[in-house]
Molecule: transfer RNA
Organism: Tepidisphaeraceae bacterium
RNA sequence: GACGACGUGGCCGAGCGGCACGGCGCGGGCCUGCAAAGCCCGCUUAAGCUGGUUCAAGUCCAGCCGUCGUCU
Numbered sequence: 001g002a003c004g005a006c007g008u009g010g011c012c013g014a015g016c017g018g019c020a021c022g023g024c025g026c027g028g029g030c031c032u033g034c035a036a037a038g039c040c041c042g043c044u045u046a047a048g049c050u051g052g053u054u055c056a057a058g059u060c061c062a063g064c065c066g067u068c069g070u071c072u
Stems, first nucleotide, its partner, number of pairs: 001071007010024004018055001025043006048064005
């Protein structure tokens, strides 16, 4: 340099154009003789950036940025 994949809460992952879901973690509470486990609540109004399409975009399109891979 060319091509491809990816970018979603503090972390990991899911997610048919209309409702952003689950796990981990941390904090508080319930429970317990104390813990662990379990349950409830909070962190949890979080989509890399900028445009475009659309009544409506995390999702489709373009450009840029970043990460990874392949090739030269």